[in-house]
Context: one part of a larger RNA
């Protein structure tokens, strides 16, 4: 000094990016229990309070079992006496929820997932596998199968078909070869006509498709601000909501609670550089080895290090 296990006055998170790690809790029996909730939950919520052992005895019971309970006594610093055994509580963010993953840095807010929506296909069918015979879906048949998106429940889901995609129509328009047809060539080659598929073009319709979702000036009897008016413009100019956000650059935005003191966290407020509605938008109660932050309570994490058992190392043999 290192590892391992254990102890420690007084304080008690001062420590650290953070209570990481250690410590408190702890079984059973009894009281008791909040906001909120989808009424199921939340909840073992929280905070108590009890617990050996020995003598009698009631109560159930077939019982001197086992189980419940009264009373007197009685020992310790302590009676789930060791082992075993929950630390609690609050706000907020994502993800509803249990579940799944990167064997051997990542368990997550990733994937799934029930709900919701689209879309394809009547079975010899849609998908998928295999170059092929063939074979899965399927002992199937639309309350079944297959592809995509969203993501439990509530409450909603606004406006925009120009571009692209896909769907459908079709007077036209454009329009390969082959054949047909007129030249042509001793025969060919080769040159033109006219009619034609598909597919474009036109047309319609289709955003829970891919996606998009404006600028400028002026104006109310204090100033601000502008509900109201002009214009320029576009396929249509961002509704409802939330909003300095896991999204805000400016930024440590202000304001308020939290602290002695806070680029933390909550609550608002928001001109949102560069939010936004199934690329789902808000809100949510359980849930959560996510992520943030506050309290109690514990502690060697730390003032500040000290001892103790054991092992290494280290001397000496």
């Nucleotide at each position: 000094u290192c590892c391992a296990u254990c102890c420690g006055a007084g304080g008690g998170a001062a420590u650290u990016c953070g209570g990481c790690a250690a410590a408190c809790u702890a079984g059973c029996c009894c009281c008791g229990u909040a906001a909120c909730u989808u009424c199921g939950g939340g909840a073992g919520a929280a905070g108590g309070g009890g617990u050996g052992c020995c003598u009698g005895c009631u109560c159930c019971g077939c019982g001197a079992a086992a189980g419940a309970g009264c009373a007197g006594g009685u020992c310790g610093c302590a009676g789930u006496g060791a082992c075993c055994a929950g630390a609690g509580g609050g706000c907020u963010c994502c993800g509803a929820c249990u579940g799944u993953u990167u064997a051997a840095u990542a368990a997550a807010a990733a994937c799934g997932u029930a709900g919701c929506c689209g879309g394809c296909a009547g079975c010899a069918a849609c998908c998928c596998c295999g170059u092929a015979u063939g074979g899965g879906u399927g002992u199937u048949u639309u309350u079944g199968g297959c592809c995509g998106g969203u993501g439990a429940a509530a409450c909603c889901c606004c406006c925009c078909c120009u571009g692209u995609g896909g769907g459908g129509u079709u007077a036209u328009c454009u329009g390969a070869a082959c054949g047909c047809u007129g030249g042509g060539u001793a025969c060919a080659a080769c040159c033109g006509u006219a009619a034609c598929a598909c597919g474009c073009a036109c047309c319609c319709g289709u955003a829970c498709a891919c996606g998009g979702c404006g600028g400028g000036g002026g104006u109310a009897a204090c100033u601000c601000u502008g509900a109201c008016c002009c214009u320029c413009u576009u396929a249509a100019g961002g509704u409802a909501g939330c909003g300095u956000a896991a999204u805000a650059c400016c930024u440590u935005g202000u304001c308020g609670c939290u602290u002695a003191a806070u680029u933390g966290g909550c609550g608002a407020c928001u001109u949102g550089c560069a939010u936004g509605a199934a690329u789902g938008g808000u809100c949510c109660a359980a849930c959560g080895a996510g992520a943030g932050c506050c309290c109690u309570g514990c502690u060697g994490u730390c003032c500040c290090c000290g001892g103790a058992u054991g092992g290494a190392g280290c001397c000496c043999g």